[in-house]
RNA sequence: GGGGCUGUAGUUUAAUGGCAGAACGGCUGGCUCCAGACCAGUUGAUCUCGGUUCAAAUCCGGGCAGCCCCA
Numbered sequence: 001g002g003g004g005c006u007g008u009a010g011u012u013u014a015a016u017g018g019c020a021g022a023a024c025g026g027c028u029g030g031c032u033c034c035a036g037a038c039c040a041g042u043u044g045a046u047c048u049c050g051g052u053u054c055a056a057a058u059c060c061g062g063g064c065a066g067c068c069c070c071a
Base pairs, nucleotide, nucleotide: 001070002069003068004067005066006065007064010024011023012022013021018054025043026042027041028040029039030038047063048062049061050060051059
């Protein structure tokens, strides 16, 4: 320098163009002498900028980041 794959919550991971969900974690409460386990509630995310569309996490283009291959 060229090509490919990936990017969703603190972490892991779903979502066939139509309400962004789950688990673990965090916080609050219950239970307990305390803690853990358990129960209830709660918190928090689509890498970025454009385009297509009535509607985009999803399709298209640019950029950024990570990984892999070629030189």